[in-house]
RNA sequence: AGAUCCAACAGAGCGCCUGGACUCCUAGAGUUGACGAGGUUAGUGGUUUUCGAAAGAUUCGGCGGGUGCCACUACGGAUAAAUGUGAUUCGUUAGAUAUAUUUGUAAAAAGUAAAAUCAAGAUUAUAACAAAGAAUAUAUCAUCACACAU
Numbered sequence: 001a002g003a004u005c006c007a008a009c010a011g012a013g014c015g016c017c018u019g020g021a022c023u024c025c026u027a028g029a030g031u032u033g034a035c036g037a038g039g040u041u042a043g044u045g046g047u048u049u050u051c052g053a054a055a056g057a058u059u060c061g062g063c064g065g066g067u068g069c070c071a072c073u074a075c076g077g078a079u080a081a082a083u084g085u086g087a088u089u090c091g092u093u094a095g096a097u098a099u100a101u102u103u104g105u106a107a108a109a110a111g112u113a114a115a116a117u118c119a120a121g122a123u124u125a126u127a128a129c130a131a132a133g134a135a136u137a138u139a140u141c142a143u144c145a146c147a148c149a150u
Stems, first nucleotide, its partner, number of pairs: 014064004019060001020032005035052003041074007075091005083147004095141009111126004
């Protein structure tokens, strides 16, 4: 340097731990430190960045990151054929609002069982229960202005 095999990783409610809490064969070693659902056109800046579940003394606290939101720029779609400029609104399933239906396999915690561990705690198996969001249908609103050629 190349080839083969094995293992791990293969990206975001995610990672980490100097505090706290907890454990011990106790003085230095260990444990805990967010449960899933949903979520990305690209760039820059700002910002304690969606939804519910559990618990009711730690899901406390801190650091980093971040698909959210806001502003601007670029790209792209739609707005009565094509192109350009602008405006509006969105993001490739590419208008807004309301209602209805469907979808949204919830997971963890608690309980029970199992093997390992001194222990804290972690792992595996097992039943149940969300909201946001999304899709479809209906209704309403919007569906524009200018330029040039046809």